[in-house]
The RNA shown here (FMN riboswitch aptamer (RFN element)) has 152 nucleotides and comes from Bifidobacterium merycicum. Its mean pLDDT, the model's own confidence on a scale to 100, is 83. The sequence is in RNAcentral, with records from Rfam.
């Protein structure tokens, strides 16, 4: 550098108040974002350009809020795909289904991603109706990271 089989680890965040007999479920103002792609924010490189530079040219350190459709590293709850959960079949192992949410405006060759504003969205089962409580769950897992035959 790295490969198949396996082995071993690790893989989910978040509230306070108010009304009431009863709500962490309603209000009311908060707050949270799973895994893998895409990528123009920013960082580093690297090139170019200007300053150093001298009455013309040429000239190193070093500098620069300077340009680049190069290159690395990072960057989306609502893009794209998957995973959980639901649902269905089946002794199982598995299979098949089903699976939420964004515009407007800026910049600029390009931006559902930069930037700025206003929004939406978040499985079953309990229970005063619940993304944040408590349960299934010390559970599964999409995936990660080390190790593995070797080569150089």
């Nucleotide at each position: 550098c790295g490969u198949a089989a396996g082995u071993u680890u690790c893989a989910g965040g978040g509230a306070a108040g108010g009304u009431g007999a009863a709500a962490u479920u309603c209000c009311u103002u908060a707050c949270u974002g799973g895994c893998g792609g895409u990528a123009a924010a920013u960082c580093g490189g690297c090139g170019c350009c200007c300053g150093g530079c001298a009455u013309u040219c040429a000239u190193a350190a070093c500098g620069g809020u300077g340009c680049g459709a190069c290159c690395g590293g990072c960057a989306a709850g609502c893009c794209c795909g998957c995973g959980a959960c639901c649902c269905g079949c089946g002794c199982a192992a598995g299979c098949g289904g089903c699976c939420g949410a964004u515009u407007c405006g800026g910049u600029g060759c390009g931006a559902a991603u930069c930037c700025g504003a206003a929004g939406c969205c978040a499985a079953c089962g309990g229970u005063a109706c619940a993304g944040u409580c408590c349960g299934g769950a010390u559970g599964g897992a999409a995936g990660a990271a080390a190790c593995g035959a070797g080569g150089a």
It matches the Rfam family "FMN riboswitch aptamer (RFN element)". Rfam describes the family as follows. The RFN element is a highly conserved domain that is found frequently in the 5'-untranslated regions of prokaryotic mRNAs that encode for flavin mononucleotide (FMN) biosynthesis and transport proteins. A reference for the family is Vitreschak et al. (2002), "Regulation of riboflavin biosynthesis and transport genes in bacteria by transcriptional and translational attenuation", Nucleic Acids Res.